The RNA shown here (Bacterial RNase P class A) has 361 nucleotides and comes from a Clostridia bacterium.
RNA sequence: UGAGUAAAUUGAGUGAUCGCGGGCAGAGUACCGAAAGGUCCUGUCUGAGGAAAGUCCGAGCUCCAUAGGGCAGGGUGCUGGCUAACGGCCAGUGAGGGUGACCUCAAGGAUAGUGCCACAGACAUGUAGACCGCCUAAGACGGCUUUGGCCGGACGGCAAGGAUGGAACGGUGCGGUAAGAGCGCACCAGCAGCCAGGUGACUGGCUGGCUAGGUAAACCCCACCCGGUGCAAGACCGAAUAGGGGAGCAAUGGGGCGGCCCGUCCCGCUCCCGGGUUAGGUUGCUAGAGGUGCUAGGUAACUGGCAUCCCAGAUAGAUGAUCACUUUUAACAGAACUCGGCUUAUAGAUUUGCUCAGUUG
Numbered sequence: 001u002g003a004g005u006a007a008a009u010u011g012a013g014u015g016a017u018c019g020c021g022g023g024c025a026g027a028g029u030a031c032c033g034a035a036a037g038g039u040c041c042u043g044u045c046u047g048a049g050g051a052a053a054g055u056c057c058g059a060g061c062u063c064c065a066u067a068g069g070g071c072a073g074g075g076u077g078c079u080g081g082c083u084a085a086c087g088g089c090c091a092g093u094g095a096g097g098g099u100g101a102c103c104u105c106a107a108g109g110a111u112a113g114u115g116c117c118a119c120a121g122a123c124a125u126g127u128a129g130a131c132c133g134c135c136u137a138a139g140a141c142g143g144c145u146u147u148g149g150c151c152g153g154a155c156g157g158c159a160a161g162g163a164u165g166g167a168a169c170g171g172u173g174c175g176g177u178a179a180g181a182g183c184g185c186a187c188c189a190g191c192a193g194c195c196a197g198g199u200g201a202c203u204g205g206c207u208g209g210c211u212a213g214g215u216a217a218a219c220c221c222c223a224c225c226c227g228g229u230g231c232a233a234g235a236c237c238g239a240a241u242a243g244g245g246g247a248g249c250a251a252u253g254g255g256g257c258g259g260c261c262c263g264u265c266c267c268g269c270u271c272c273c274g275g276g277u278u279a280g281g282u283u284g285c286u287a288g289a290g291g292u293g294c295u296a297g298g299u300a301a302c303u304g305g306c307a308u309c310c311c312a313g314a315u316a317g318a319u320g321a322u323c324a325c326u327u328u329u330a331a332c333a334g335a336a337c338u339c340g341g342c343u344u345a346u347a348g349a350u351u352u353g354c355u356c357a358g359u360u361g
Stems, first nucleotide, its partner, number of pairs: 001357010012326007020047007028040001030039003049332001053343002056341005061230001063228002068262004073226005078092005093107001094105004108221002113219002115215003131162002133158003141152004170188006189211002191208007234283004244273006253267005290309008
C1' cells in the first nucleotide's frame, strides 16, 4: 500500500418565524355536553427506529379460576455458564470449509424395535456373493503312461486384482500361500478394556487381530421443558329500562376449567309475545427485568455497588411548512400495552483489532 475478516459509531446539522401532540403549573366559572367528562387561554419542558418491519420465539401484565393429577399433543437436543425466560447470548469440545484471521453445524440413540437404500452390479438383511478373473498343493474326477509320474481344468479352492455403484464386508505396505485372506507383522482408522488429565463434552497413553454399512431434516426410543386467552385483555363512570308475561325440556341434566379422562366449581337450557338502550366518557397508557457515568468481580455473556436523569403516549390517529447558512451523502423506512431476542431491508461516511500478499527501512 492492497485484499480480507471480526466488532462498533453515525445515518443529516445550526438559527429564526408560523403550525401540530403530550406532561407540569396558573387563570376563569369562558365554551361544548343530558351526564360522565372534554375544549379554549398563558408560561415552561418534551415529542419515532436501528431496525419502529416480520409476528418467528420468550416473558411482564389481564381474565378464565377456587385449586389440581394423568393421558394425548407440542418444543428443544454436544458440554458448562448467563438470564425473568427463550428455540436467545457467552465460553469451550467435536466435525466440516478456508493459506489464514475466521465462518458454519437440524451436534442425543442405529447393540430396544420397525422401515428404506431405486437403477446398475455376482453381491447392498446374510457369515451374502462370482460377471471378467487367479490356483491345481492335497484329495476327487477324466486322459496318457516307460507305473517314477505327466496333463487337464472343475462338480474343488479364492474374494487379494478388474468391473458396477453414492456406498462393496476396515485401509496401505511387507511376509506367507497352490492362489489368496488380519492368516501373521508394521503403521493408521473404528470398537472394547484399563490408566491419567478435565466440573463436563472430550483428550492423551497402553493393551487386544475384536472389525460390513448408511439413513432418525424416516417412524421410533431417551433426557429436559410446556395450561389457555389476549390491551379489540380487563376495570370504572354516566344515560335508559318492565328484575315483565307464556309454553316446553331438564338433576341419570346443562355449563366452566385449550383436546380427552379423573377431579372440582356453578345452576340452568330452548322457543314465543311485549318494553328500554344502541356504541358516550375515563382508565389500562408509560418510572421501567429503564437510561447514562464511575467502580468491583468475571476470559466473556453478565452480576453487584455508588451517583445521576425522566427521554412519545396518538385514538380518523401528532413533529409539518417557509427562509438563511453548513456539507461526504441522504439509503431502509413511522410507535399504538411493554420488554428480551431472532430474522429480513439498508445509499453512504467514520473508527478499531486481527490475517494474508507486496514493497521499503
Record summary
Its Rfam family is "Bacterial RNase P class A". By type it is a ribozyme. Its family is annotated with ribonuclease P activity, tRNA processing and dimeric ribonuclease P complex in the Gene Ontology. About the family: Ribonuclease P (RNase P) is a ubiquitous endoribonuclease, found in archaea, bacteria and eukarya as well as chloroplasts and mitochondria.